[in-house]
RNA sequence: AAAAGGCAAACCUGGGGUAACCCAGGGACGCAAAGCUGCGGGCCCCCUCGCGGACGUUCAACAUGGGGGGGUUGCCGGGCUGCCGAA
Numbered sequence: 001a002a003a004a005g006g007c008a009a010a011c012c013u014g015g016g017g018u019a020a021c022c023c024a025g026g027g028a029c030g031c032a033a034a035g036c037u038g039c040g041g042g043c044c045c046c047c048u049c050g051c052g053g054a055c056g057u058u059c060a061a062c063a064u065g066g067g068g069g070g071g072u073u074g075c076c077g078g079g080c081u082g083c084c085g086a087a
């Protein structure tokens, strides 16, 4: 190479979470590490503080920077492990 086997995006149903998102079932767009690990970067959510918004006072949506917590490994990188395999 070939063949066997594996995983499962969107979406739907049920459940969990403030949210990002997660779990189970259905479902297959894809995947040779789409196996494990949030360790680094990115992205996303929540809380908080500062500044702008705020040209008399008060103040909202929103925007932006710092701090804290979380999510994503099917965004990229690192670490660990690993199936089949002819000539």
Stems, first nucleotide, its partner, number of pairs: 006031002011026006029074001035080003039077003042072009052062001
Molecule: c-di-GMP-I riboswitch aptamer
Organism: soil metagenome